[in-house]
Small-subunit ribosomal RNA from a metagenome, 1478 nucleotides, folded computationally. Its Rfam family is "Bacterial small subunit ribosomal RNA". The coordinates come from a structure-prediction model, not an experiment, and the mean pLDDT is 85. The sequence is in RNAcentral, with records from SILVA.

RNA sequence: AGAGUUUGAUCCUGGCUCAGAUUGAACGCUGGCGGCGUGCUUAACACAUGCAAGUCGAUCGGUAACGCGGGGGCAACCCUGGCGACGAGAGGCAGACGGGUGAGGAACGCUUGGGAAUCUGCCCAUCAGCGGGGGACAACCCGGGGAAACCCGGGCUAAUACCGCAUACGCUCUAAGGAGGAAAGCCGGGGACCGCAAGGCCUGGCACUGAUGGAUGAGCCCAAGUCGGAUUAGCUAGUUGGCGGGGUAACGGCCCACCAAGGCGACGAUCCGUAGCUGGUCUGAGAGGACGAUCAGCCACACUGGGACUGAGACACGGCCCAGACUCCUACGGGAGGCAGCAGUGGGGAAUAUUGGACAAUGGGCGAAAGCCUGAUCCAGCGACGCCGCGUGGGUGAAGAAGGCCUGCGGGUUGUAAAGCCCUUUCGGUAGGGACGAAAGCCUCCGACCUAACACGUCGGGGGGUUGACUUAACCUACAAAAGAAGCACCGGCUAACUCUGUGCCAGCAGCCGCGGUAAUACAGAGGGUGCGAGCGUUAAUCGGAAUUACUGGGCGUAAAGCGCACGUAGGCGGCUUGGUAUGUCGGGUGUGAAAUCCCCGGGCUCAACCUGGGAACUGCAUCCGAAACUGCCUUGCUAGAGUAUGGGAGAGGGAAGCGGAAUUUCCGGUGUAGCGGUGAAAUGCGUAGAUAUCGGAAGGAACAUCAGUGGCGAAGGCGGCUUCCUGGACCAAUACUGACGCUCAGGUGCGAAAGCGUGGGGAGCAAACAGGAUUAGAUACCCUGGUAGUCCACGCCCUAAACGAUGACAACUGGAUGUCGGGAGGGUUUGCCUUCCGGUGUCGUAGCUAACGCGUUAAGUUGUCCGCCUGGGAAGUACGGCCGCAAGGUUGAAACUCAAAGGAAUUGACGGGGACCCGCACAAGCGGUGUAGCAUGUGGUUUAAUUCGAUGCAACGCGAAGAACCUUACCUGGGCUUGACAUGCAUUUUGUCGGCGGUGAAAGCCGCCUAGUGUAGCAAUACACGGGAUGCACAGGUGUUGCAUGGCUGUCGUCAGCUCGUGUCGUGAGAUGUUGGGUUAAGUCCCGCAACGAGCGCAACCCCCGUGUCCUGUUGCCAGCGCGUAAUGGCGGGAACUCUGGACAGACUGCCUAGUUUAACUGGGAGGAAGGUGGGGAUGACGUCAAGUCAGUAUGGCCCUUACGCCCAGGGCUGCACACGUACUACAAUGCCCGGUACAAUGUGAACCGAAACCGCGAGGUGGAGGAAAUCCUUAAAACCGGGCCCAGUUCGGAUUGGAGGCUGCAACUCGCCUCCAUGAAGCCGGAAUCGCUAGUAAUGCCGCAUCAGCUACGGCGGCGUGAAUACGUUCCCGGGUCUUGUACACACCGCCCGUCACAUCAUGGAAGCCGGUCGCGCUCGAAGUAUCCGCGCCAACCUAACGGAGGCAGGGUCCUAAAGCAUGACUGGUGACUGG
Repeated sequence: AGAGUUUGAUCCUGGCUCAGAUUGAACGCUGGCGGCGUGCUUAACACAUGCAAGUCGAUCGGUAACGCGGGGGCAACCCUGGCGACGAGAGGCAGACGGGUGAGGAACGCUUGGGAAUCUGCCCAUCAGCGGGGGACAACCCGGGGAAACCCGGGCUAAUACCGCAUACGCUCUAAGGAGGAAAGCCGGGGACCGCAAGGCCUGGCACUGAUGGAUGAGCCCAAGUCGGAUUAGCUAGUUGGCGGGGUAACGGCCCACCAAGGCGACGAUCCGUAGCUGGUCUGAGAGGACGAUCAGCCACACUGGGACUGAGACACGGCCCAGACUCCUACGGGAGGCAGCAGUGGGGAAUAUUGGACAAUGGGCGAAAGCCUGAUCCAGCGACGCCGCGUGGGUGAAGAAGGCCUGCGGGUUGUAAAGCCCUUUCGGUAGGGACGAAAGCCUCCGACCUAACACGUCGGGGGGUUGACUUAACCUACAAAAGAAGCACCGGCUAACUCUGUGCCAGCAGCCGCGGUAAUACAGAGGGUGCGAGCGUUAAUCGGAAUUACUGGGCGUAAAGCGCACGUAGGCGGCUUGGUAUGUCGGGUGUGAAAUCCCCGGGCUCAACCUGGGAACUGCAUCCGAAACUGCCUUGCUAGAGUAUGGGAGAGGGAAGCGGAAUUUCCGGUGUAGCGGUGAAAUGCGUAGAUAUCGGAAGGAACAUCAGUGGCGAAGGCGGCUUCCUGGACCAAUACUGACGCUCAGGUGCGAAAGCGUGGGGAGCAAACAGGAUUAGAUACCCUGGUAGUCCACGCCCUAAACGAUGACAACUGGAUGUCGGGAGGGUUUGCCUUCCGGUGUCGUAGCUAACGCGUUAAGUUGUCCGCCUGGGAAGUACGGCCGCAAGGUUGAAACUCAAAGGAAUUGACGGGGACCCGCACAAGCGGUGUAGCAUGUGGUUUAAUUCGAUGCAACGCGAAGAACCUUACCUGGGCUUGACAUGCAUUUUGUCGGCGGUGAAAGCCGCCUAGUGUAGCAAUACACGGGAUGCACAGGUGUUGCAUGGCUGUCGUCAGCUCGUGUCGUGAGAUGUUGGGUUAAGUCCCGCAACGAGCGCAACCCCCGUGUCCUGUUGCCAGCGCGUAAUGGCGGGAACUCUGGACAGACUGCCUAGUUUAACUGGGAGGAAGGUGGGGAUGACGUCAAGUCAGUAUGGCCCUUACGCCCAGGGCUGCACACGUACUACAAUGCCCGGUACAAUGUGAACCGAAACCGCGAGGUGGAGGAAAUCCUUAAAACCGGGCCCAGUUCGGAUUGGAGGCUGCAACUCGCCUCCAUGAAGCCGGAAUCGCUAGUAAUGCCGCAUCAGCUACGGCGGCGUGAAUACGUUCCCGGGUCUUGUACACACCGCCCGUCACAUCAUGGAAGCCGGUCGCGCUCGAAGUAUCCGCGCCAACCUAACGGAGGCAGGGUCCUAAAGCAUGACUGGUGACUGG
C1' cells in the first nucleotide's frame, strides 16, 4: 500500500466482498511447564446455609458462662464480683467509610473553568473553662398476656445517660439600654499538709465545655460542552418577575399570601426513543469513528413505591415506619424476611470460578493500650480467557533402507527425515539445602522535655526476645534416562501451498467470484506441501481499508443529484477611504488540566509480560499583560457596485374593448341526376322523400394562411389578423444626482402548459368515452363512418409535465472566426458599402475541462458568495402519519424483505419487416423435370426372438454399402469352448509330430483308434536345442461406452473475397488507422487519393486435360505417291506425306488501332488470329463457424466385461408391412411405337480372365476353343438416316402382376438371386398445394465402358462418346453472400432479449370488524405512614410555687400535602385478527 466482482472486451460511476488490528468473549479439534493479569456482558430474576461492623470494664449498675483465689463440706457439691475476665443491659464512638450494582436518569447528572449566601464529628493551632445540685429509666426482682415474635403492669438502682442553678473575654439576639446560653468525668503517679476511711491536695495524660482560625469533607449557584427522531412545532399557571413573610447550615417560587403578565422555542422549546458520565480503551497516518469490563474520580440505586427519625454527616445495602408483590413460620389470633457484600444454589443463557486460607503485610473501626473486629485486603484454588517466557532435544548419519504416495515404469518424493553412532539434561520427577516480603508493637537501658519529684508520661537513640496466611513456594545442588511433552487450519483466484483415488448438479463446499451433470488442483479420503504453533480455526462484535457522508477529503448536462419560475423575511456574504475600539485573531506570563494510562530516559524480577522512579505530554479552560495587518463594531469621507432623472428607437411582453376577410358546417332558395363518400382493398354511412356537384342568400362559432426567419418579446409557463385605450420590462446615447442603498435566500408569498373539477353561458370544426364497419387467430388497437364530455367565454379551484439547455442565481477573469436582431459613433465612391462600440441570439473552434460524448466569453474553463439537492438496484415516490384540495389528487416521505449488481459513455461484432452500393440459375426469361401411376431403392413408423449399428434442415434419406442366399454379420434362437480364433514371455510336463480313421452330432465340439519327430553329445540310460501337444501363470480378446476427452480425415458457409501481422500514428482504454474514400474488376483485381508505410495467408498465375501450329517419333496405328495381291479388306513390299500415338516447343500479352475516363487503372468497338480480354474444364478451399460427422475404416486416453459384453458352429434375421417421405427408373404415346435395311464413336477391361469362327437352342444359354498379358484378339454402338406398318384407341401405347416352362452361378437359390421363352396385360391419357436442375457443346436425349463381384437386387455410382437447343428486358421482389453506414436494453449474439395477466407454493409487509397488553397525561374519589401546624376536657419525675396550681411535655384527635388503590377519559405504542392489497 491494495485486491476480487457488472462487460465479448474497455473506461467511468457505484454497491457488495476480502486481506489488518482488536475483544471481559463463545464454539470445534488439540493441549507440557511457569510468570503476570483477568473471569454473569443474559434475569436490577428468586435465594437455602455460613460469614461480611463492631468495639470500649481506663463511663456505669452489675455477674449469665469460663478460669483463679477464698469459705463450707469426707466427698458429690454448695457459697463467695475478691481477681482475670465478661453474656445481656445503660452510656460513648463507629455503623453516612470500606464493599456491590448500573435499574433509573438527557439532568447542573457528568466534564472543564469560575463563583458566594454555608456547614464540617474525629484531627491541628490559639484563647478560656471544667463550680455546685437534682430527679429518673433499663438491667434486676415480682405479677400478667401470647403458639411465637414479643408485650404490659408494679417495685429497686448507677453513670461520661437526663435536667436546673452558678460562671461567660470571645458567641447569639438586640430597640444598643440590655438579654440569653456550657461542661463530666476517668486513669497513672506522689513528697509535705488535712481526713476514721474513702479520699482531699499536687502532678501527668486522656476525656469534656465555650470560642476563633486552619485542614479535610460536604452542600449550593453560574458559563460552556454532553445521543437520535420535525412522520414531535408550539410549550408553560408557581408558570416568569416583584413586595412581604415562612423555611433551610446556606442563596433561591424552595414554600405561602398579594400584585404584575410574563418566561421558553427553528441557535430546535415540548414530546418520543435510547443511554450512568469521565480519566480513558480499541482502531486510524491523522482528522475522526466505535466503546465506557478490569483500575481511578463523580453520580444514582439497595425487593417495588412513599416517609421521616437519629446524627457533624443519611432521608441510611446488612437502621426505623407505612403501602404493595413475593417467600417462610403459625396454635389462624398473628408474626418474620430482603446476597446489585464474599462464597454458594436454582433459573436464564452461547457463556463466566471456591459454600478455600489469613489478618503475616497494607488500610479501616473501637480502645490509653494490649488487643478485638475486618469475605476491605493479602494469598491460595478453578478456566490456554488474554499477554509474556521456556520446552518437547543437539551433532553426525546415503545402502538415499523399509513402508506410503506418484509414475512417462527409467524413476521421483516423503528424506538426513528414520534407524545407527556420539552428546546434552532446560522443564517435569525424586532427594537435599533454602532467602526477600518483618518494620513495628512489647521488654529493658541512656538522653532530652514535663514536674516539687531521680514517679508517671512523651520524644530520640542503643540492646533483647518475639510475630509469615502464602510456604510441600522463589532460588541453589545432586541423581537417572532422549528418557514424560504437537497440534490446528489451509492448498481454484483474491492468498503462501498439487497430485492420486472415490463421487457424478448426487453427496457436498462456499467470505466474494463461484465449484459438482464420468478424467473435479474448488466435494470426500490419501500422499505431499504452505501457514501459525500450546495453540489453531470458526462465529459474533468494533475501527480500518471506505475519499462509501468527503473538516482534513466527494459530487449534481447524459451515471444518484439544480426546487417549474420569480419576489422576498430571518440568516450568510459584501466596494474604496479616515480615526478609534479590541469581538474574532496573534505573542508572552500565571493558575488549572487528580492519580493511573500513552510516549521518552532510567531501575527491579535471569529475559519478557509485569512492577517501579523521573521527565515530557494532557493539543483544553480561566485569567493578566501586550500587538492592531485582517475580521467585527463605532466613526469621516469617496464613486468604479446599485439606483434615479432627461432624450431616443425596437418588440407575437401583459390586460380590456371594438372591427375584418378567407375557410368549414348548418339552414333557405335555384340549377341538376344517380350516385356520393371512404380505403391498401372495402364496408358501415349519406342519397330518387333528390344527395354529392354548382349558384345566390342567411346564421353561428372557432382559428388567424401568405409575411415567417436556429427572427423578436417575456422570470418561467408562454405570446402571432387589424385598430384604440391602460400597463410592465429591457436596450442605446449624453449629462446630472443619491452615496454601498448590494448579492443570495431556509421558512413565506405570487405566477405557473395541458388535462381535470365547480357555477353560468356558448358550441362551427375537431374529438377521449361510446356505437357501427373493416383488418386480424383474436383486435376492447392502428384504418373508415358517426359521435358526447371537452376544446371557447366569465368567475372560482387544481399546481402537475421529458415545466429540458435534462445545465440554480449573482459577480470577476481567460485567444479567435463567422452569421443574424436592436441602438449608437466614424469613414466613404452616400438607399445598398467599410470600420468600430454596447446589448441580445446562433454556428465553428484555441487553451483548459471531461469517464467519454462533448462544453468552450451565452463554459460543463479559472475563481468568489449564497441557496437547493445526491449517497447501490428493487420494494417506492409506495405504506402509515401530517398539511393542502369539492374531488381527482398533490406535497412531505419510510421499513420489512430481496439482489450482486443496477447504471453512464464509448468499442468490436451480430441483428433490423433501417439506408446506400454490388454479386450469385437468387428472382425474372426459357427448356426439361419432381409432386400423379407402377416398380426399384433409402428412411421414418410399426411389427418381431432379432428385424445389428451409424447418418437426421440446407450440409441424413440409390448415405457408410465399389455387391446382405451361407460367408459378410456386428443382431436373434439353440448347441459348444475357456490362456482362448490371434500375439509374446515364463514354469512344469510330454514327444502318440505331420497325417489318417472310427463313434456321436445339425455343425462346432466331445469321445476313441492308428502312426512313435528332427539335430547335437553319449555305448546306453539320458541331457540339451528346435518344432508340436498338455497343464498353470502373466496376458489375449471386445463392432462394449464416451466423436461433449482426442488424433487423423471429411462436410458446410464458399472458390464467397475476404482474414491478419510488423513498425508508425491517434485514443486513458477496449480499439482505430492501414483494410475507409473516388473509380474499376470475377476478385482486398488494379489505379488515384489518404498518417500511414510495408508484409503474410487467401484472389490471380505457375500444374493437368481439351482446342491451333511446328519439330521429333513410326508399331500393333496410318496409306498421299510407287509397286504386288484379293471377290473385297494396308492384305503385302514399301513409304513417313496425312490422320493418329506421345514427348518437346510455339502461340494470347489488352501486344496493336480507336473511343471514353483523371495523360491512370480499366471499359466499349475493331484488326489479325485456331483461340481475345479468366479461351473451355479440372485440381487447388484463407482466418474461422457449426462442442457439424465419424471411437463401426484405422489410431487413441479414460471407463466397463473376463467359463463372457470374448471365441466357434447350425438355423434364422438385416429382405418382415396398415402406412408416410426422399431419390431414381419406366410410362401415359404419333417429334411416338413396331418391323426391315444402312452409317458414324470414345473412355476403358481381360489369365481361376476376355473368349472368335463353327455347330445346337425361338431365346437365356450350351458345345467349341482360334486369338489375346493387348493401338494387334474379345469389339456389332444406339439415337440418327432410308423403307414399310400402326391412325388417337387404355391402343401394335404402357408394362406391373400372376401362371407355366427353362437357363446360369454357387456346397446350397424355400425364406431370399439374376436371365430367357410362352401366356397373363394392372395402374397410368402429363399430374393439387408446392418444388428441383440448367446460361453452350450447356440443358435435353441416345448408347457404350468400368469398379465391387462366384452370381446378383445396377433402374444405383463413376466415366466415355453421339445428336444437340431455348432464353436472360432487367435487379422491384424471394433466398444466400460481400462492402460502407445507422439504431440496439442483443454478445449462447433475433431460434436473442424481454413485459403483463392467470394458476400453484413459499416469505416479508400494508389495510381490516375487533380483541389483548404497555407507557404517559388530565379530572375526580379515597387516603397509610409521616413532617409541619392546630386542638389537646385524658396523662405527666426534674423548673417555679403560698404545694392549690402554673410553665412545659406526652398519648390522642383535626387540617394541608401525599404513596398505593379506585372511577372516568384521552394520547402514544406493541401483539394478535376472518378476510384483503400491491